GlmS glucosamine-6-phosphate activated ribozyme aptamer from Enterococcus sp., 145 nucleotides, folded computationally. Its Rfam family is "glmS glucosamine-6-phosphate activated ribozyme aptamer". Rfam classes the family as a riboswitch. The model forms 87% of the base pairs in the Rfam consensus. Taxonomically the source falls in Enterococcus (Bacteria, Bacillati, Bacilli, Enterococcaceae). The coordinates come from a structure-prediction model, not an experiment, and the mean pLDDT is 76. RNAcentral holds the sequence, with entries from Ribocentre.
RNA sequence: CCAAUACGGAUAGCGCCUGAUCUGGCAACAGAUGACGAGGAAAGAGUUGAUCGAAGUUUUCGGCGGAUGGCUCUAGGGACUGCACUCUACAAGCAAACACAAACCCACAUUGAAACAUGUGCACAAAAGUUUGCUACGCAGAUAG
Repeated sequence: CCAAUACGGAUAGCGCCUGAUCUGGCAACAGAUGACGAGGAAAGAGUUGAUCGAAGUUUUCGGCGGAUGGCUCUAGGGACUGCACUCUACAAGCAAACACAAACCCACAUUGAAACAUGUGCACAAAAGUUUGCUACGCAGAUAG
């Protein structure tokens, strides 16, 4: 938020607002903004408080909460067992090449008195990823061939 019978469903770069900024108002007050997508989950416990770029003379400021991140242990893969190492169900590492976005901006349309919001069209990433190459695949034991 949807739904409404619910401990139902959806959403996790996600939600929220007490500061701040902005709009309307003499004021009281009412409202608006408050992170743009990509990627990310075997499982349990503890801990930490989270990857990648895009945009950017300004608030993508500040804060709160959550979170698929990290670390440790358990569990698991690397033929079996133990140790070591490494990784996480597509379950070794490194390098190169390749491929992928949305917002912003612009144009048009729409809601609103306004701040602003919404829709359509348009360009461009990085990481994970894919492909190729290189490197590594140990020690001890058992079993089988």